[in-house]
This is a predicted structure of a 107-nucleotide RNA (THF (Tetrahydrofolate) riboswitch aptamer). The sequence was found by an Rfam model in a public genome assembly. The model forms 83% of the base pairs in the Rfam consensus.
């Protein structure tokens, strides 16, 4: 010098555990503002994550018991169901946007 390669944060699917909503929050979509993170080092996006304002759309509850009440009914507990639901965890898969340098192997 050339060629090849490794590794992060993180992300996705599914299972499990514990929650939350079913009095509609959350998720998903559009948009404004702010902050953060992005292989070992540096830079870093029109990508990404989080926080926050606004907008449009929008879902599913059922059964049983207990208590209260004259009753309609109310409260509460359990079970089942449900939500493009939250957190944790296991498995699998994906994985530096990109640029520079470094690392490992071979020549």
């Nucleotide at each position: 010098a050339g060629c090849a390669g490794a590794g992060u944060a993180g992300g996705a699917c599914u299972g499990c555990a514990c929650g939350c909503g079913c009095u509609a929050a959350g998720u998903g979509c559009c948009u404004g503002g702010g902050a953060g993170a992005c292989g070992g080092g540096g830079a870093g996006u029109u990508g990404u994550u989080c926080c926050u304002g606004g907008g449009a759309c929008g879902a599913a509850a059922g059964c049983a018991g207990a208590c209260g009440g004259a009753a309609g009914c109310g409260u509460u507990u359990g079970c089942u169901g449900u939500g493009g639901u939250g957190u944790g965890u296991a498995c699998u898969c994906c994985g530096c946007a990109u640029c520079c340098c470094g690392c490992u192997g071979c020549u």